[in-house]
RNA sequence: GGUCGGCCGGGCGGCCGCGGCUCACUGCCCCCGGUCCGUCCUGGGGUGGUGGGUCGAGGAAGGUCCGGGCUCCACAGGGCAGGGUGGUGGCCAACAGCCACCCGGGGCAACCCGCGGGAUCAGUGCCACAGAGAACAGACCGCCUGGUCGUGCUUCGGCACGGCCCGGCAAGGGUGAAACGGUGGUGCAAGAGACCACCAGUGCGCCGGGCGACCGGCGCAGCUAGGCAAACCCCACCCGGAGCAAGAUCAGACAGGAUGCGUCCGAGGGCGGCCCGCCCGAGCAUCCGGGUAGAUCGCACCAGGCGGCCGGCAACGGUCGUCGCAGAUGGAUGGUCGCCCCUGCUUCGGCAGGACAGAACCCGGCCUACAGGCCGGCC
RNA sequence: GCCCCGGUAUCCCAACGGCAGAGGAAGCGGUCUCAAACACCGUCCAGUGUGGGUUCGAGUCCCACCCGGGGCACCA
Numbered sequence: 001g002g003u004c005g006g007c008c009g010g011g012c013g014g015c016c017g018c019g020g021c022u023c024a025c026u027g028c029c030c031c032c033g034g035u036c037c038g039u040c041c042u043g044g045g046g047u048g049g050u051g052g053g054u055c056g057a058g059g060a061a062g063g064u065c066c067g068g069g070c071u072c073c074a075c076a077g078g079g080c081a082g083g084g085u086g087g088u089g090g091c092c093a094a095c096a097g098c099c100a101c102c103c104g105g106g107g108c109a110a111c112c113c114g115c116g117g118g119a120u121c122a123g124u125g126c127c128a129c130a131g132a133g134a135a136c137a138g139a140c141c142g143c144c145u146g147g148u149c150g151u152g153c154u155u156c157g158g159c160a161c162g163g164c165c166c167g168g169c170a171a172g173g174g175u176g177a178a179a180c181g182g183u184g185g186u187g188c189a190a191g192a193g194a195c196c197a198c199c200a201g202u203g204c205g206c207c208g209g210g211c212g213a214c215c216g217g218c219g220c221a222g223c224u225a226g227g228c229a230a231a232c233c234c235c236a237c238c239c240g241g242a243g244c245a246a247g248a249u250c251a252g253a254c255a256g257g258a259u260g261c262g263u264c265c266g267a268g269g270g271c272g273g274c275c276c277g278c279c280c281g282a283g284c285a286u287c288c289g290g291g292u293a294g295a296u297c298g299c300a301c302c303a304g305g306c307g308g309c310c311g312g313c314a315a316c317g318g319u320c321g322u323c324g325c326a327g328a329u330g331g332a333u334g335g336u337c338g339c340c341c342c343u344g345c346u347u348c349g350g351c352a353g354g355a356c357a358g359a360a361c362c363c364g365g366c367c368u369a370c371a372g373g374c375c376g377g378c379c
Numbered sequence: 380g381c382c383c384c385g386g387u388a389u390c391c392c393a394a395c396g397g398c399a400g401a402g403g404a405a406g407c408g409g410u411c412u413c414a415a416a417c418a419c420c421g422u423c424c425a426g427u428g429u430g431g432g433u434u435c436g437a438g439u440c441c442c443a444c445c446c447g448g449g450g451c452a453c454c455a
Base pairs, nucleotide, nucleotide: 001379002378003377004376005375006374007373008372010340011339012338013337014336015335016334018056019055020054021053022052023051024050025049026048027047028046029045030044031043033041034040058356062367063366065365066364067363068362069361070243071242072241073240077276078275079274080273082239083238084237085236086235087101088100089099090098091097102116103114104113105112106111117234118233123232124231125228126227127226140173141172142169143168144167146165147164148163149162150161151160152159153158181199182198183197184196185195186194200224201223202221203220204219205218206217207216208215209214247297248296249295250294256288257287258286259285260284261283268280269279270278290454291453292452299330304323305322306321307320308319309318310317311316341354342353343352344351345350380451381450382449383448384447385446386445389404390403391402397435406422407421408420409419410418428444429443430442431441432440
């Protein structure tokens, strides 16, 4: 210098303030009972006040992109449709997450990146423009045999150049993102995996290693096969729906009307696309109009945090000890001063700044934002 | 809190994955008019919210982010 990982994300004190829980004292109201009937006493409930104790945002609380818990609906049923995932093995409650490995690519290296199944072996589709030809294609320039015409030369056998015609070729040029292996040789009129050697790849067979993805070796086959599945699709696996405004209990208020369907030939609901099946079932749907927008629970103990030991490369698991840790009007968690810390400026007196952002049913992840600082591994 | 849509010129709004983008209104210039309006002619204005990926090629397909908008409770 690079690269990777982990952690913190201001500290202490004074004053003032906010919310939850709790303790003490105390005012007022209500109820039951006692009573010497007094403006009294014990107990319970409600509502206030004062003081004390204790706790009070985050690594992302964020985006709402995944997965689960929880709640309701059949302890969530079958099929189609639809959606998701996509190397292999493991971890996890589960996942699109994490760990390890494989393959491909990049880097001198540490290491990083990859929506990484199938395009021979199911089928369909697309590949603009340019170009002769764009999928088992193709001949513009070009190379070459032959025929014919012209010109020139001639040792009269022909040869060279140019034009035209019938053909052969795919090496070279050119087009393109992409043109049907590469190099060298044989061969040929010229050429070409046409043939040969080597190299690269693919397929098949055998052997060896690995749980596996896959890797290594040998042999055979001239087999040379374009790309796109973040195009349809195929394969394998997974997914019931809605969401705490779920859902439960209590209190309170008002006003119904119109249309359509239906009461066992059963509307409608569970069920959000369809069919089947099951259950409930007498009301339901739409529109207009009306009322309440209250209280309590759900709701803070959990796949919980921290530490030690053991197993494992690791993710993680097991075990022991310890801690109790925000919770609302769904609205509190702050302000200010002093000292210290960091950064910048400085006329060396000081001055300015200290990020991103704030729980809302709860967890596990991912992604995104972030002033500054600390620690460690490796090259 | 939860769920769901959208973003193309100043505005409205098109565009099978293919020359990178059609049209209308508005604006500007001209003709007409004494001047204006109307009408007619011409012209200007995007690189599709941002970044990355797939692809030969992206407004379109995929991912992440940004911005904007909408809906929700109970009773009769």
Predicted 3D model of RNase P RNA and transfer RNA as a complex of 455 nucleotides.